RNAcentral holds the full RNA, with entries from ENA. Predicted 3D model of a 352-nucleotide part of an RNA (large-subunit ribosomal RNA, domain IV) from a Candidatus Dojkabacteria bacterium. The organism belongs to Candidatus Dojkabacteria, within Bacteria. Rfam family: Bacterial large subunit ribosomal RNA. Its family is annotated with ribosome and structural constituent of ribosome in the Gene Ontology.
Context: one part of a larger RNA
RNA sequence: CUCCAGAUUAAGGAACUCGGCAAAUUGACCUCGUAACUUCGGGAGAAGAGGGGCCUAGCACCGAUGGAGCAAUCCAUUGACUGAUCUAGGCUGCAAAGAAUAGGCUCGGGCGACUGUUUACCUAAAACACAAGUGCCUGCAAACUCGCAAGAGGAAGUAUAGGUGCUGACACCUGCCCAAUGCCAGAAGGUCAAAGAAGGAGGUGAUCCCGCAAGGGUGAGCCUUUGACAUAAGCCCUGGUGAAUGGCGGCUGUAACUCUGACGGUCCUAAGGUAGCGUAACCCCUUGUCACAUAAUUAGUGACCUGCAUGAAUGGUGUAACGACUUGAGCACUGUCUUAAUCUGGAAACCG
Numbered sequence: 001c002u003c004c005a006g007a008u009u010a011a012g013g014a015a016c017u018c019g020g021c022a023a024a025u026u027g028a029c030c031u032c033g034u035a036a037c038u039u040c041g042g043g044a045g046a047a048g049a050g051g052g053g054c055c056u057a058g059c060a061c062c063g064a065u066g067g068a069g070c071a072a073u074c075c076a077u078u079g080a081c082u083g084a085u086c087u088a089g090g091c092u093g094c095a096a097a098g099a100a101u102a103g104g105c106u107c108g109g110g111c112g113a114c115u116g117u118u119u120a121c122c123u124a125a126a127a128c129a130c131a132a133g134u135g136c137c138u139g140c141a142a143a144c145u146c147g148c149a150a151g152a153g154g155a156a157g158u159a160u161a162g163g164u165g166c167u168g169a170c171a172c173c174u175g176c177c178c179a180a181u182g183c184c185a186g187a188a189g190g191u192c193a194a195a196g197a198a199g200g201a202g203g204u205g206a207u208c209c210c211g212c213a214a215g216g217g218u219g220a221g222c223c224u225u226u227g228a229c230a231u232a233a234g235c236c237c238u239g240g241u242g243a244a245u246g247g248c249g250g251c252u253g254u255a256a257c258u259c260u261g262a263c264g265g266u267c268c269u270a271a272g273g274u275a276g277c278g279u280a281a282c283c284c285c286u287u288g289u290c291a292c293a294u295a296a297u298u299a300g301u302g303a304c305c306u307g308c309a310u311g312a313a314u315g316g317u318g319u320a321a322c323g324a325c326u327u328g329a330g331c332a333c334u335g336u337c338u339u340a341a342u343c344u345g346g347a348a349a350c351c352g
Stems, first nucleotide, its partner, number of pairs: 002347008011338002015336001020333001029051004037042001039169001053091006062079007092096001104331007111323002116128002132167007144153003170318004175248003180245002182241005189236003196229001199226006208217003249267005276310001277307001288304005
């Protein structure tokens, strides 16, 4: 010199950096004081301001009795202890919560209501859960789950119960489409399995008859095959159902400047996206345009709407409180930096 841990620093004070990461500031107690907003609980330790050691003195304070007054309270007398509190004056130091331990604060946006839970050993979150909302199933020998079964759980419960799915406090709301897919209900018709089966065909052929014989006829039974008919659920079919899976359009004309198009035409569809919100955790073009904020801002906020490709429990839009979440701004503060210096302890290195 380098590394690790720690300490201090002129002037400046975030110029550092993806980003104030880290460090610094703040800090306990007492007094005063405290905004928007709000679900009236909060917000709140908001913010912000002040105090403190030691010495001396003092009344007040506190109790009792009496009096005045409607009352608050005041007056008089008196008692005990203590100067803790309080008040006043004084003393010392750079500094009095004298060391140590002990919130930095404020404003705006997003997401999630909240406290909770999670990837033991790279992710703590906007993910999961949650109270709450809602759909479906289940009448009890319940549905459902485990088991081959017996049986067990559900439950020593009984629809204000149990199971299961989705959404996720609260507030305001939750539009249209049942054509497709699913589910539920229906049962007239069509279709349709195995097993059954009248009948037909083929093979074989007992018996009996005829014949001298060869052979001919008869044809039970058995075997193979075919098979009218009859026939469940399902499917086809008929309806219902969206907090079921899901879906929610083109083209074109039009107002007396222009632009725009309330209005009209046409094609297609099951229906053509409603209320909201919107360049968004969603916008490609895009650093959209305007405003605010800065000397200067692809960031941020507020608007606009031309939504490549928003949108309503796959919930939509708000929202006080909350958050080791995320994002922007400010105050304070600082070795993060301008720009580096010094010190302490250790490591490494070197020498032995």